[in-house]
RNA sequence: ACUGCCGAAAGGCAAAACCGGGGAAACCCGGCGACGCAAAGUCAUGGGUCUAAAACACGAUUAGGUUCGUUGUUAUGAUUGCCAGACUGCCGAA
Numbered sequence: 001a002c003u004g005c006c007g008a009a010a011g012g013c014a015a016a017a018c019c020g021g022g023g024a025a026a027c028c029c030g031g032c033g034a035c036g037c038a039a040a041g042u043c044a045u046g047g048g049u050c051u052a053a054a055a056c057a058c059g060a061u062u063a064g065g066u067u068c069g070u071u072g073u074u075a076u077g078a079u080u081g082c083c084a085g086a087c088u089g090c091c092g093a094a
Base pairs, nucleotide, nucleotide: 012037013036018031019030020029021028022027035081041087042086043085045084046083047082048079049078050077055073056072057071058069059068060067
């Protein structure tokens, strides 16, 4: 130095469900709980996916852009445990 011991050892994170809270929603935060994860650490940079409050269009309605719609479009919202990228990172003994 290489190989084996090594799907090791010591640890870490925490899905769904349930409870409480925030939000229009997607979803997020906390508690409990473990489906799983060698980056299931961080970043919304690229792609994908989810939601549609506001806005616009349409339909109905109204004196009237007045009111209504289980109609459509749309991210500035969300997802890093969807994929990629960037940055950082533990152990490997005898």